Annotation:
The RNA shown here (glmS glucosamine-6-phosphate activated ribozyme aptamer) has 164 nucleotides. Model confidence (mean pLDDT): 78 of 100. It matches the Rfam family "glmS glucosamine-6-phosphate activated ribozyme aptamer". It is annotated as a riboswitch. It was read from a public genome assembly, where an Rfam model found it. The model forms 82% of the base pairs in the Rfam consensus.

């Protein structure tokens, strides 16, 4: 120093960067100069959190919510808890239980209403950086979706058994 096993551990709004814009030096060219242009070389920036995984495969790829912002949360390239389809497992639906089948879902039926709650980032403030900007610092505020809570409406078919 490479291979190879294993065990941990971090990660999925995640990681990444050559465009267009931005800074910073050198140089040329204009200009009195302030600056403005082209070339080099070098930086920064490029998605805020919330939610989101039953196993395994296999498929298309702008994969769910809102917050800021109005030049970049632009553009691009990779993944990915979302979608489809297969098989297995598992939970609801027939008063109780088991077996098969059918329908919905995935710690667990579905549809509609109500209530009430939860966050970073933007800001400030320090700190760092010539700067563009950056922070495992510190401060204050704000969603919505989901999930949970209450309310209504809806949710099988066939066999054996148990109880009466």
């Nucleotide at each position: 120093g490479g291979u190879c096993c294993a065990a941990c551990a971090g990660g999925a709004g995640c990681g990444c960067c050559a465009g267009c814009g931005c800074c910073u030096g050198g140089g040329g060219c204009a200009g009195g100069g302030a600056u403005g242009u082209c070339c080099c070389a070098g930086g920064a920036c490029g998605a805020c959190g919330a939610g989101g995984a039953g196993a395994g495969g296999g498929g298309a790829g702008u994969a769910u919510c809102g917050a800021g912002g109005a030049u970049u949360u632009c553009g691009g390239c990779g993944g990915a808890u979302g979608c489809c389809c297969c098989u297995c497992c598992g939970c609801g639906c027939c008063g109780c239980u088991c077996c098969g089948g059918g329908c919905g879902c995935g710690c667990a039926c579905g549809c509609g209403g109500c209530a009430g709650g939860c966050a970073a980032a933007u800001c400030c403030a320090c700190g760092g950086g010539u700067g563009a900007c950056c922070g495992u610092u510190g401060g204050g505020a704000c969603a919505a979706a989901g999930g949970g809570g209450c309310c209504g409406c809806g949710g099988c078919c066939g066999g054996g058994g148990a109880a009466c």